The RNA shown here (transfer RNA) has 74 nucleotides and comes from a Candidatus Latescibacterota bacterium. The source organism's lineage runs through Bacteria, Pseudomonadati and Candidatus Latescibacterota.
This record gives sequence, C1' cells and structure tokens, in this order.
RNA sequence: GCGCCUGUGGCUCAGGUGGAUAGAGCGUCGGUCUCCGGAACCGAAGGUCACGCGUUCGAAUCGCGUCAGGCGCG
Repeated sequence: GCGCCUGUGGCUCAGGUGGAUAGAGCGUCGGUCUCCGGAACCGAAGGUCACGCGUUCGAAUCGCGUCAGGCGCG
C1' cells in the first nucleotide's frame, strides 16, 4: 500500500429483509425479604448505535469518505 472483518449503555453482546418507545445478560443504584447480607425477588437510571456527508417520507440497518482495532496479502 491492497483486500476482508469489527466498532450498539460501565463490561460482554443481540438486532444487518429500512418502519413498534433501540434490547439482553452482567454490573450500578433503590426497594422488599432477612438477625445481617454479597443470596432471592421487584423496580430504576444509564445509549451522539465510532465520526461526517448523502439516499429515503423514514437509517443502528443502504451508499461514499474518515478514524480506531483485528486478520490476510505484498
């Protein structure tokens, strides 16, 4: 330098046929229970969907570019 893959809450990841308020587990916080609790149960907060532009009535999802990481080739 070229090609391919990945980038979504604090962490690990779903969601890629464009349309529901963007989800799960773990973690955090609060509550219930309890002698106590880190167990169990209930609830809550937390997201520019890497960034920019574009297509579209509508984009996490499609197109182009950029950035970061990984793999391969030279």
Its mean pLDDT, the model's own confidence on a scale to 100, is 80. Its Rfam family is "tRNA". It is annotated as a transfer RNA.